[in-house]
RNA sequence: GGGCCCGUGGCGCAGUUGGUAGCGCGUCUCGUUCGCAACGAGAAGGUCGGGAGUUCGAUUCUCCCCGGGUCCA
Numbered sequence: 001g002g003g004c005c006c007g008u009g010g011c012g013c014a015g016u017u018g019g020u021a022g023c024g025c026g027u028c029u030c031g032u033u034c035g036c037a038a039c040g041a042g043a044a045g046g047u048c049g050g051g052a053g054u055u056c057g058a059u060u061c062u063c064c065c066c067g068g069g070u071c072c073a
Base pairs, nucleotide, nucleotide: 001072002071003070004069005068006067007066010025011024012023013022019056027043028042029041030040031039049065050064051063052062053061
């Protein structure tokens, strides 16, 4: 330098015939307990890596850039 893959709440990941962004763990609150754990109920938390384009509408399609992985030179 070139090819391919990946980037989504604190962590691990789903989600693409384009149509309100979800799950598990964790966190917080409440209940249960003398208390803790476990269990049950509820809640908060996300510019979907950044920018531009296409579109009525983009996490999803196109282009550029950034970061990580891998292969080739």